[in-house]
This is a predicted structure of a 513-nucleotide part of an RNA (large-subunit ribosomal RNA, domain I) from Endozoicomonas numazuensis.
The organism belongs to Endozoicomonas, within Bacteria.

Context: one part of a larger RNA
RNA sequence: CGUACACGGUGGAUGCCUUGGCAGUCAGAGGCGAUGAAGGACGUGGUAAUCUGCGAAAAGUCUUGGGGAGCCGAUAAACAGGCCCUGAUCCAGGAAUGUCCGAAUGGGGAAACCCACUCACACAAGUGAGUAUCCUUUACCUGAAUACAUAGGGUUUAGGAGGCGAACCCGGGGAACUGAAACAUCUAAGUACCCGGAGGAAAAGAAAUCAAUUGAGAUUCCCCUAGUAGCGGCGAGCGAACGGGGAUUAGCCCUUAAGCAAUUUACGGCGUUAGUGGAAGGCUCUGGAAAGUGCCGCCAUAGUGGGUGAUAGCCCCGUACACGAAAACCCGUUUAGUGUGAAAUCGAGUAGGUCGGGACACGAGAAAUCUUGACUGAACCGUCUUCGGACAAGGGGGGACCAUCCUCCAAGGCUAAAUACUCCUGACUGACCGAUAGUGAACCAGUACCGUGAGGGAAAGGCGAAAAGAACCCCGUUGAGGGGAGUGAAAUAGAUCCUGAAACCGUGUACGU
Numbered sequence: 001c002g003u004a005c006a007c008g009g010u011g012g013a014u015g016c017c018u019u020g021g022c023a024g025u026c027a028g029a030g031g032c033g034a035u036g037a038a039g040g041a042c043g044u045g046g047u048a049a050u051c052u053g054c055g056a057a058a059a060g061u062c063u064u065g066g067g068g069a070g071c072c073g074a075u076a077a078a079c080a081g082g083c084c085c086u087g088a089u090c091c092a093g094g095a096a097u098g099u100c101c102g103a104a105u106g107g108g109g110a111a112a113c114c115c116a117c118u119c120a121c122a123c124a125a126g127u128g129a130g131u132a133u134c135c136u137u138u139a140c141c142u143g144a145a146u147a148c149a150u151a152g153g154g155u156u157u158a159g160g161a162g163g164c165g166a167a168c169c170c171g172g173g174g175a176a177c178u179g180a181a182a183c184a185u186c187u188a189a190g191u192a193c194c195c196g197g198a199g200g201a202a203a204a205g206a207a208a209u210c211a212a213u214u215g216a217g218a219u220u221c222c223c224c225u226a227g228u229a230g231c232g233g234c235g236a237g238c239g240a241a242c243g244g245g246g247a248u249u250a251g252c253c254c255u256u257a258a259g260c261a262a263u264u265u266a267c268g269g270c271g272u273u274a275g276u277g278g279a280a281g282g283c284u285c286u287g288g289a290a291a292g293u294g295c296c297g298c299c300a301u302a303g304u305g306g307g308u309g310a311u312a313g314c315c316c317c318g319u320a321c322a323c324g325a326a327a328a329c330c331c332g333u334u335u336a337g338u339g340u341g342a343a344a345u346c347g348a349g350u351a352g353g354u355c356g357g358g359a360c361a362c363g364a365g366a367a368a369u370c371u372u373g374a375c376u377g378a379a380c381c382g383u384c385u386u387c388g389g390a391c392a393a394g395g396g397g398g399g400a401c402c403a404u405c406c407u408c409c410a411a412g413g414c415u416a417a418a419u420a421c422u423c424c425u426g427a428c429u430g431a432c433c434g435a436u437a438g439u440g441a442a443c444c445a446g447u448a449c450c451g452u453g454a455g456g457g458a459a460a461g462g463c464g465a466a467a468a469g470a471a472c473c474c475c476g477u478u479g480a481g482g483g484g485a486g487u488g489a490a491a492u493a494g495a496u497c498c499u500g501a502a503a504c505c506g507u508g509u510a511c512g513u
């Protein structure tokens, strides 16, 4: 030095576990904000720090209910001092307080700071209230071209808006990479992204629609039709409709309507936000421990689930089931007024046309239809009436165009449901993960750390049933660490703590060289 065996060290794989995640289902909720939000800064406890809670009334105040013996949140024990059956702590509803920043709104500003004015109260110190901008609105003053006036200006009253928020929705703008095996039409794609706006859904919507000689009867969504008909450097690719089957159904209005919204009155609700009751087991054996074994029982509208020293229907929390609200909210019906609808004489600078664009599956094409920037530009708007209607006339469409035929009535408006989504709340589920997995984050994580910044972004779980967390003695520097003793079922479970693989490093023995 090597090999083998034994025993260790190091290391933290594996197994087991789960406080955390992931994906859903069914319900709820779908907003918060000048009555100052979201998010923060700084404070706040008898005691330093951090988290949680709260706000100078500061781990809290008042009140109404629930509840019933302990309590003064957590890391985190101890000490000190208190509270409590005259009902505390705790849970739920309502109310109060709520520093400073932040839309931030008196002015400024390098957020959490600086500096003001007016009024009221007050001797003073000070306390309270107000003072941003825009829109609408009330009143007054003023006031052009232009005489009266009006527009405009100033002051003022009242109301509203502003900002934040995960996706879904509508509108205004709108790429490129890429694909076409290059690339320009085309594609990607009206996608990403930016802007505006709204709601719990939004949008659309009661035919100037389709159909085809039979008829259908608003819109939306799903399955077919169908990768069909078509479009297309007829390349790459793009890609319907009619019709059929389903989901859901609802129709209405224009001189004041259907409705819608918030407020309000009353009644009702197995509704939500605390809760209450809630069946039935003993002995024995093994063991540190019984829920396991054996024996004999019981309950079940309850044998979902969790916990308890191993695997418990009957030990505990629960579960089935039954019950419960002073208060607030929600839902349904209902009363009342208010607001909105609200524009327009039933739709004229409209339909249609020309030029140029855009949307339609449809790239200018044989290209209809819809839309519109410019220029143009119609018809109709009537008669009778017994007020019910009748008649007449006009217009659009049916995919070039014309005729016939059929069908509908534009240029005004409202409309639930079926549909989309989930920042959030509750209950439940999983041939989902189990700490290099599952969220980046099971742990004080968007933290530590990195970056001027935009931004990037970790690692890190497990003693034991219970701390019973090792009194006391010894070595040692009044150490670190260890040896005894003790606890414990176990200490090679000793806090670098379950299990404890491998690489790697040793000790002992044997053999080889």
Stems, first nucleotide, its partner, number of pairs: 001512009015498001016462002020433002022430007029422002031164002039101003042055003046079001049075003061095006070083003106115003116131006133161004139155004168199001169197005179186001183233001209216002220247005230238002251414003254347001259340003263336001266333004271329003275323003281296003285292001297314002299303001305317003352376008362399001382391003394409005449456002469497001472484004
Its mean pLDDT, the model's own confidence on a scale to 100, is 82.